[in-house]
Context: one part of a larger RNA
RNA sequence: UCAUGGCUAAGGAACUAGGCAAAAUCGACCCGUAACUUCGGGAGAAGGGUCGCCCAUCUUCGGAUGGGCCGCAGUGAAAAGGUCCAGGCGACUGUUUAUCAAAAACACAGGGCUAUGCUAAAUAGAAAUAUGAUGUAUAUGGCCUGACACCUGCCCGGUGCCGGAAGGUUAAGAGGAGAUGUUAACUUCGGUGAAGCAUUGAAUUGAAGCCCCGGUAAACGGCGGCCGUAACUAUAACGGUCCUAAGGUAGCGAAAUUCCUUGUCGGGUAAGUUCCGACCUGCACGAAUGGUGCAACGAUCUGGACACUGUCUCAGCCAUGAGCUCG
Numbered sequence: 001u002c003a004u005g006g007c008u009a010a011g012g013a014a015c016u017a018g019g020c021a022a023a024a025u026c027g028a029c030c031c032g033u034a035a036c037u038u039c040g041g042g043a044g045a046a047g048g049g050u051c052g053c054c055c056a057u058c059u060u061c062g063g064a065u066g067g068g069c070c071g072c073a074g075u076g077a078a079a080a081g082g083u084c085c086a087g088g089c090g091a092c093u094g095u096u097u098a099u100c101a102a103a104a105a106c107a108c109a110g111g112g113c114u115a116u117g118c119u120a121a122a123u124a125g126a127a128a129u130a131u132g133a134u135g136u137a138u139a140u141g142g143c144c145u146g147a148c149a150c151c152u153g154c155c156c157g158g159u160g161c162c163g164g165a166a167g168g169u170u171a172a173g174a175g176g177a178g179a180u181g182u183u184a185a186c187u188u189c190g191g192u193g194a195a196g197c198a199u200u201g202a203a204u205u206g207a208a209g210c211c212c213c214g215g216u217a218a219a220c221g222g223c224g225g226c227c228g229u230a231a232c233u234a235u236a237a238c239g240g241u242c243c244u245a246a247g248g249u250a251g252c253g254a255a256a257u258u259c260c261u262u263g264u265c266g267g268g269u270a271a272g273u274u275c276c277g278a279c280c281u282g283c284a285c286g287a288a289u290g291g292u293g294c295a296a297c298g299a300u301c302u303g304g305a306c307a308c309u310g311u312c313u314c315a316g317c318c319a320u321g322a323g324c325u326c327g
Stems, first nucleotide, its partner, number of pairs: 001322008010313002014311001019308001027051005036041001038147001052069007070074001082306007089298002094106002110145007122131003148293004153223003158220002160216005167211003173205002178200005185192002224242005251285001252282001263279005
């Protein structure tokens, strides 16, 4: 000096990113126990008391009651919850980055959409075949959401999906007008040119798809601007105008979302960029990419309080081990 333990005057979080670490609490019995709540919980809430030994009485033989005794201390050592208040997120128990992340991520019961009538859809395979399933729509697959409560608005113009079949477009194929080459023949010797064989090849016909016509948003997604107006001012229930497929409804809101921003006001503190409650000017919330709440739960995150303490003011001492120096 380091490591691991133990103790510490006065103060008691002043430490620090942060009470990290440590301390404190801890058992049994009795009393007592709030908000809130899904009436189950919350709850061991919180908070308070008793505990050893001796005698007597009662006894359901566990103990109870009364009296007395000792110590600083009676769950006499060890082992054995710290608690409360408020908020965010996720309902919950669970799962996860074996070896830096345990979470607000994943899952979940519940909700919805969609595909699938059985040789099912889907999946693996070249196929046979297998899984699905020795199941049969109260089933199976895919996608999204994520208990519960209250709800889930408007837009089908774009993209996707579903349905439709009149018309347009459209492949191979079918079709074969015509053209070209070749040459029997004819010839005015310039050419013309049947059939055949080749090479091409127009019209016409020709499915799905696309165009088209409808539907569909718990499909992918989207959900405006400018100007004026009320008898103080301010503001605008109201009006005008442009654009759009439609212009964001309920609810929430400086938020895990707010740039300006330490917004403004209130609370808490002597003092608060964090926190809580409001306001709404939402740079850039918003309804199953779910919205808003919510009891219980959480080795979750944030703020506060009590208790407690060497975290600190500010360090000291002791024990054990290691290292170093000297011998």